The part of an RNA shown here (large-subunit ribosomal RNA, half A) has 1671 nucleotides and comes from a bovine gut metagenome. Model confidence (mean pLDDT): 82 of 100. Rfam family: Bacterial large subunit ribosomal RNA.
[in-house]
Context: one part of a larger RNA
RNA sequence: AGCAUACAGGAGGAUGCCUUGGUACAUGGCGCCGAAGAAGGACGUGACAAGCUGCGAUAAGCUACGGGGAGUCGCAAAUAGACUUUGAUCCGUAGAUGUCCGAAUGAGGGAACUCACCGUAAGUAAUGUUACGGUAUCGUAUAAUGAAUAAAUAGUUAUACGAAGGGAACGUGGGGAACUGAAACAUCUAAUUACCCACAGGAAAAGAAAGUAAUAACGAUUCCGAGAGUAGUGGCGAGCGAAAUCGGAAGAGCCUAAACCAAGAGUAGUAAUACUUUUGGGGUGAAGGACUCCGUAAUCCAGUAAGAACCGUAGUCGAAGAGCGUUGGAAAGCGCUGCCAAAGCGGGUAACAGCCCCGUAGGCGAAACGGUUCGAGCGGAGGGAGUAUCCAGAGUACGACGGGACACGAGGAAUCCUGUCGGAACGUGCGAGGACCAUCUCGUAAGGCUAAAUACGACCAUGUGACCGAUAGAGUAUAGUACCGUGAGGGAACGGUGAAAAGAACCCCGGGAGGGGAGUGAAAAAGAACCUGAAACCGUAUGCUUACAAGCAGACAAAGCACCACACGAGUGUGAUGUCGUACUUUUUGUAGAACGGGCCGGCGAGUUACGAUGCGUUGCGAGGUUAAGUGAUGAAGUCACGGAGCCGAAGCGAAAGCGAGUAUGAAACGUGCGAAAAGUAGCGUGUCGUAGACCCGAAACCUGAUGACCUAUCCAUGAGCAGGUUGAAGCAGGGGUAAAACCCUGUGGAGGACCGAACACACGCCUGUUGAAAUAGUCGGUGAUGACUUGUGGAUAGCGGAGAAAUUCCAAUCGAAUCAGGAUAUAGCUGGUUCUCCUCGAAAUAGCUUUAGGGCUAGCCUGUUAUUUAGAAUACAUGGGGUAGAGCACUGAUUUGACUAGGGGGUUUCACGACCUACCGACUCAUAUCAAACUUCGAAUACAUGAUAUUUAUAUAACGGAGUCAGACGGCGACAGAUAAGUGCCGUCGUCAAAAGGGAAACAGCCCAGAUCCACAGCUAAGGUCCCAAAGUAUAGGUUAAGUGGUUAAGGAUGUGUCAUUGCAGAGACAACCAGGAUGUUGGCUUAGAAGCAGCCACACAUUAAAAGAGUGCGUAAUAGCUCACUGGUCGAGUGAAGGUGCGCCGAAGAUUCACGGGGCUAAAACCUAACACCGAAGCAUGGGGAUACGAGUAAUCGUAUCGGUAGAGGAGCAAUGUAUGAAAGGCUGAAGUCAGAACGGAAGUGCUGAUGGACGAGAUACAAGAGAGAAUGCCGGCAUAAGUAGCGAGAGAGGAGCGAGAAACUCCUCCGUCGAGAGUCUGAGGUUUCCUGGGGAAGGUUCGUCCGCCCAGGGUAAGUCGGGACCUAAGUCGAGGCCGAAAGGCGUAGAUGAUGGACAAUCGGUAGAGAAUCCGAUACCACCGAAUAUCGUUUAAAUGACGCGGUGACACAGGAGGAUAGUCAGACCACGGGAGUGGAAAUCCGUGGGCAAGGCGAGGUAGUGGCAGGUAGUAAAGUACGCUUGCUGUAAACUAUUGCGCUCACGCGGAGUGAAAUUAGUAGCGAAGCUGAUGAAUCCACGCUGGCGAGAAAAGCCGCUAAAUAUGGUAGUAGGUGCCCGUACCGCAAACCGACACAGGUAGACGGGAAGAAAAUUCCAAGACGAAC
Repeated sequence: AGCAUACAGGAGGAUGCCUUGGUACAUGGCGCCGAAGAAGGACGUGACAAGCUGCGAUAAGCUACGGGGAGUCGCAAAUAGACUUUGAUCCGUAGAUGUCCGAAUGAGGGAACUCACCGUAAGUAAUGUUACGGUAUCGUAUAAUGAAUAAAUAGUUAUACGAAGGGAACGUGGGGAACUGAAACAUCUAAUUACCCACAGGAAAAGAAAGUAAUAACGAUUCCGAGAGUAGUGGCGAGCGAAAUCGGAAGAGCCUAAACCAAGAGUAGUAAUACUUUUGGGGUGAAGGACUCCGUAAUCCAGUAAGAACCGUAGUCGAAGAGCGUUGGAAAGCGCUGCCAAAGCGGGUAACAGCCCCGUAGGCGAAACGGUUCGAGCGGAGGGAGUAUCCAGAGUACGACGGGACACGAGGAAUCCUGUCGGAACGUGCGAGGACCAUCUCGUAAGGCUAAAUACGACCAUGUGACCGAUAGAGUAUAGUACCGUGAGGGAACGGUGAAAAGAACCCCGGGAGGGGAGUGAAAAAGAACCUGAAACCGUAUGCUUACAAGCAGACAAAGCACCACACGAGUGUGAUGUCGUACUUUUUGUAGAACGGGCCGGCGAGUUACGAUGCGUUGCGAGGUUAAGUGAUGAAGUCACGGAGCCGAAGCGAAAGCGAGUAUGAAACGUGCGAAAAGUAGCGUGUCGUAGACCCGAAACCUGAUGACCUAUCCAUGAGCAGGUUGAAGCAGGGGUAAAACCCUGUGGAGGACCGAACACACGCCUGUUGAAAUAGUCGGUGAUGACUUGUGGAUAGCGGAGAAAUUCCAAUCGAAUCAGGAUAUAGCUGGUUCUCCUCGAAAUAGCUUUAGGGCUAGCCUGUUAUUUAGAAUACAUGGGGUAGAGCACUGAUUUGACUAGGGGGUUUCACGACCUACCGACUCAUAUCAAACUUCGAAUACAUGAUAUUUAUAUAACGGAGUCAGACGGCGACAGAUAAGUGCCGUCGUCAAAAGGGAAACAGCCCAGAUCCACAGCUAAGGUCCCAAAGUAUAGGUUAAGUGGUUAAGGAUGUGUCAUUGCAGAGACAACCAGGAUGUUGGCUUAGAAGCAGCCACACAUUAAAAGAGUGCGUAAUAGCUCACUGGUCGAGUGAAGGUGCGCCGAAGAUUCACGGGGCUAAAACCUAACACCGAAGCAUGGGGAUACGAGUAAUCGUAUCGGUAGAGGAGCAAUGUAUGAAAGGCUGAAGUCAGAACGGAAGUGCUGAUGGACGAGAUACAAGAGAGAAUGCCGGCAUAAGUAGCGAGAGAGGAGCGAGAAACUCCUCCGUCGAGAGUCUGAGGUUUCCUGGGGAAGGUUCGUCCGCCCAGGGUAAGUCGGGACCUAAGUCGAGGCCGAAAGGCGUAGAUGAUGGACAAUCGGUAGAGAAUCCGAUACCACCGAAUAUCGUUUAAAUGACGCGGUGACACAGGAGGAUAGUCAGACCACGGGAGUGGAAAUCCGUGGGCAAGGCGAGGUAGUGGCAGGUAGUAAAGUACGCUUGCUGUAAACUAUUGCGCUCACGCGGAGUGAAAUUAGUAGCGAAGCUGAUGAAUCCACGCUGGCGAGAAAAGCCGCUAAAUAUGGUAGUAGGUGCCCGUACCGCAAACCGACACAGGUAGACGGGAAGAAAAUUCCAAGACGAAC
């Protein structure tokens, strides 16, 4: 380390059981709330109170009336304190109170806040202050008032009434998509849907015929069942789809306008009268009314109502065992024995209760409030006859054009609605009856109301479930919570101790957490992390095994060791060793595949339901079958009865009229087509299809409505920022120069999208980082840096859009069209997944068509059922046609050579004609040699067709139901394409794989052999083998090979070797070797410098001597020479050459791990060839036994025969789990379910039995119903592993000592060291919201630790007339009375309001606590208002005040430089102190300090600005003494104004280095010196004051002045004295507290900003101050 077993194992939370919560339905009720302030909230409210509940300052409550009757103060314990028989708590009814927000309504507003006015009241000397009530807008009505403008009207004011907003679905109306379907798409569909908007009610809408129909009739509307998926409509596609009529539910009808009458008013008129108008009467439907005459009742009503009955909102009575025994912790169980029942529904009580408790059946009951029904009375309506005249709804009906609705898409299109235009009739009329016309019939438009039957359920009550039971059921056993997001919006998880807390006193270990005893309890193996307690995962112990061993981890065999069971027998555990053996799923021609998916375990997770169609099965009835809606009954069941409206069938044919066992066609039918001779129908089950999301999960997208400009883009308003250095434009001045200019020089000047360079902004480069420090950064460099610059605050622009110095760039980490929710389960010819078992059969990867090619339809092939009953298949035989292979060359073409020659070219010749030559080209013909898929005068084998017969076999055909298949692969043969390439493409044919295991080929889908029902045995064989691995011949006989050929390949090469045949030479001596010769003419001739056998050319290839010897085969020389060869002789003595065929070998032969026999190894073989024999060898065949299916035989038992590989797929039979009925079932505390273990049974899914655990339920059988089976979906949720004790611990310095403590690298203190210092310091805005301070703690958070903390617990802390905001103002913008516009929602906008980032506006210094300070305290001030006293003006000659009016001021940009002053800084001397100085004493020297506010008064200056006085005057909507204009006088330094600073005062104050107590020790209280001079000097102030240019640089309030109007017990100044409201105020604030998910190297506006060096805010070092970065 492996396997197995065990454990009071751990961890975890499945399973079982349970239910407080859901879910669906049934029945009944009820169906709105709100200005009398709703719905919904905020904040409060308790003795203590965080949450929920209740309530509202009368605050877990107050009052009255009822109920009720003993305890009570909610969930929710404990303590404290109370209430209650004088009736509490509690329940019901009716009241009271009811803060603030919200329609929100006095005004405003960022909801829960701020600020007013009027009236009344309290209080004050008075103001301030407080309480209560009222004060919005719009509409209607009334009244008053009242412009331009005479009357009038608009308008204004007042009063009264109403409206406003909310709500689950249902309803009516106004607008109105898209995805999708049509396999594309545009009409169409989806759909008059989703969604938006307006409005209403408990229902709404519709509704009493200008109707429907058809020769008959009906009689408002609505809803249900039929009619009917019919008639129709429709790119006549997809689809859409009526009505009449019938059966039912329910039932209900009315009122006006007009004619006519009366009265009032107005107008005209002298009047009669006429007209207009108002009110009342009258009148209302088919032939009516008015009118005339008669009559006044019956009857009806939906109006009102006394009263009555019943019901609801609290309650109450309510039978019968506290029986006996028994088990037990407990009885309700069991045994025995009683009782009740109009009550045996249900729940509880220590297990299962009719008789224990609550209840149940059945009765009874209301002071108060509400509802329903009836309802006297009141009120209203209401008759008949006649018919001359009158009346009966006008910009209407209707038409045209354009739309829309009707099932009906413009169609022949009636009918209804109407945007524009036109435009009737008048009851002898008009409309309709699907164009239109006539006849006929029906109705009477252009006014209105109307219950019920119908729809829905936020809400109340009761009940039910073959609904769920904690991953289920709602998202929630409660939570719209936690959490996420700027926002709209999104959105979880978490149940169980026990009967009862009896919740563990006490002891021990430990800092605690935790544990051990003790105790409680039936049980603690129920201990609060609590019922049961599975698996992954992590342990401990024991048995067996493992240290030479190579492994899909198992299967089979098996020694050894240990053990003994659910049946001692092939028993259990382990297991050395041997043989065989590359998971599963999916997708594929094909996967161990390195193609896909899964880390592991557990739970959840996918063909369902409705309607319709069709087939099969089954049941009922049967020429018939069957009801639907509904009604009735019983009263809880898959009940009964009624209901025949309707549907299907029984008859068809035809376009139809129509006829009918026939009919149509046709003049007719000899015919022909379709029919007639087969029974259906209704339920239930099941297969399949259609319409629906339709087996599940999955898009990118489209549309609708909302939410977003806190990021970012641009713009608007108002503020802020930019160290320092450099350059030196215009202009100007002086000089030169010119006739004058121009021009030049010097100076001055200070321009610039100028230069260098920090802050700031940006982002060009490398590197680092890349599970980061950071979802875009860091280091080092870089660019701009007075500008088209940067930045804060507030605002504007919104998705079919905005913005864009323009990149498809940005619009909240999202952008070729944001985000959120909805349509919505969009659609997906695409991918993935799809869950138990067994049995039978079993494919396809082809054809045709297809915007079709990875999809589909039909056919083919499969399956099930039924029928036919030998049709089918193979072989033999017979008869056929054919034009392939082959062959051939007559044809069609191609093609070799020769002969022949027509013709042509060339040459010679000729005056020409012509002739001749030709090793040129060449037709025809002849001979010769060939080729062909699109050649054939030929032509098979096979195949195919037909057929009697024979043999063998078992199919075949038809109809109907259900499929799957349309990607194929390789091999052999035959072709084609290609290169006679491909593991290539494409056909034909056969085979195998696919869907096939077994044996062989080492391994190896497609090759060879062979088709697995199961077991056993090892008998016979196939392919292939027999030396060992490794079963079988080291077999036999004869050859071959020497190459390890065998155990890779070609052209080509070779004297490898065997064999066969052919041909030379050879005892007259061959071949090879050795010895010798190899000569002469001659150096042949020519050529050449030379050429002599041998550079070259020529020639006879000469001649001579010879045994033989070339005018020379090579080497060689400059040329000779020289060496050789051919040839000859000798020695030797038998074979020796050449060419060819054939078997087996050799070379040719270079690659990347050793490897091209499977390895060892093999050579008369273990290679190859030949022959014959033996053996091995498979899941084949045979043998024995078992099973299943089909068929046959048999009455049956049983027997026989055949068959049983299998993917897609068809068919059949079963198992398990959940629930229901039988059923109050069997069983069960003497122990159910679940869980754990075990060696049992079955053909499988599975099923028992026993023991333990567990502690209350619950099998089995039959039938039924379905959320009915998991390993895979990058599935969902939870738990647990792995990597791994690994990466990492986020810029940076710590060391020592001491302390507290159980414990210290990190806490506290001290010492030293180090870091920042234009910050890493200080203040402050935003933002955060208690993080602040004190005491305590040590679980979790803190990247380690922790005694510590921004953590946890408790307590505390923020004090304002002057600071900031409001009670003041206005900018951009926003809202917006009236108004204008718009389908609605709404948009714009006047008056006006609101709105700071700006304007206006009164306080300074010091002290103080653990935490606050212009806020408290001290000192000294100021602002507004009131106001005794006092002073003063005025009261009809109007003092003073004084407006929403008028005038002025307020009031403004940028750049530049100069001046003055101050802050600050430095230096020196002085004073005090400390050190030096642990000294005998003194001094040099060193360290620290060297100042101060507002206001008031006085004074002297600086700077800057302005003139002053008087008169006139027509402008400023009025007025004016003001302003403006103008005249005169006066004045340049006075005066006045503004402002900073200075001196004195304030101040005998405060502070101050230092010194320094006592207690309870801390530099605390107290004490307290000096206080001068010089230098330098701002970016601050004077002050946008001046200068300059061009881009020409807010508004209002306030303040000053002016008058209009108004006003008299009035006013002014104002002392003492008094009044002064609301909100913020802690703390962090370049950061550990904000924005970035973090205690995150990022981001974050403004102010201060010391010293040395330096131009500087660069840079380096330091001060004050702050830190040492949390391994």